[in-house]
The prediction has a mean pLDDT of 82. A computed fold for a 73-nucleotide RNA from a Candidatus Limnocylindrales bacterium, annotated as transfer RNA. NCBI's taxonomy places the organism under Bacteria, Bacillati, Chloroflexota, Candidatus Limnocylindria, Candidatus Limnocylindrales. Rfam family: tRNA. Its family is annotated with triplet codon-amino acid adaptor activity in the Gene Ontology. Rfam's curators write: Transfer RNA (tRNA) molecules are approximately 80 nucleotides in length.
RNA sequence: GGACCGUUGGAGCAGCUGGAAGCUCGCCUGACUCUCGAUCAGGAGGCCGCGGGUUCGAACCCCGCACGGUCUA
Numbered sequence: 001g002g003a004c005c006g007u008u009g010g011a012g013c014a015g016c017u018g019g020a021a022g023c024u025c026g027c028c029u030g031a032c033u034c035u036c037g038a039u040c041a042g043g044a045g046g047c048c049g050c051g052g053g054u055u056c057g058a059a060c061c062c063c064g065c066a067c068g069g070u071c072u073a
Base pairs, nucleotide, nucleotide: 001072002071003070004069005068006067007066010025011024012023013022019056027043028042029041030040031039049065050064051063052062053061
């Protein structure tokens, strides 16, 4: 240099054929407990790596770039 895969809340991951984001853990509040933990209930937190394009509509399709990984010369 080339090919392919990945990038989604604090962490780990889902997201089917484009109709617009969910799970687990963590965090906060409350209940329970003498207290902590466990358990239960509720809640906050994501402009989906960045910039363009297509579309009525994009995490999802197209182009470029960045970062990480695997393979290859």